The RNA shown here (c-di-GMP-I riboswitch aptamer) has 88 nucleotides and comes from a Bacillota bacterium. Its mean pLDDT, the model's own confidence on a scale to 100, is 79. The model forms 95% of the base pairs in the Rfam consensus. Its Rfam family is "c-di-GMP-I riboswitch aptamer". Its family is annotated with cyclic-di-GMP binding in the Gene Ontology. It was read from a public genome assembly, where an Rfam model found it.
RNA sequence: UGCAAAGAGCGGCAAAACCGGCGAAAGCCGGCGACGCAAAGCCAUGGGUCUACAGCGGCCACGCCGCCAAGAUCGCCAGGCUGCCGGC
Numbered sequence: 001u002g003c004a005a006a007g008a009g010c011g012g013c014a015a016a017a018c019c020g021g022c023g024a025a026a027g028c029c030g031g032c033g034a035c036g037c038a039a040a041g042c043c044a045u046g047g048g049u050c051u052a053c054a055g056c057g058g059c060c061a062c063g064c065c066g067c068c069a070a071g072a073u074c075g076c077c078a079g080g081c082u083g084c085c086g087g088c
Stems, first nucleotide, its partner, number of pairs: 002088002012037002018031005035075001041081003045078003048073003055067005
């Protein structure tokens, strides 16, 4: 420098539940906690999924129903970028 990312070491991350905060919600942040993770590091670009405040439409109308992403998810998949120890 290139390659792959091993049934592995040191080390790393941290699901659910619970507590506090933010948010209309999905969900996110902090604490606690470990289900798991060899990229569970980063990017919402494509697909998927979740939510539907506002908006639009409807109605038996002061609320309920439907549609809708610009919201969310990279710990759903694909793609892109980067990468420690060790290995070849």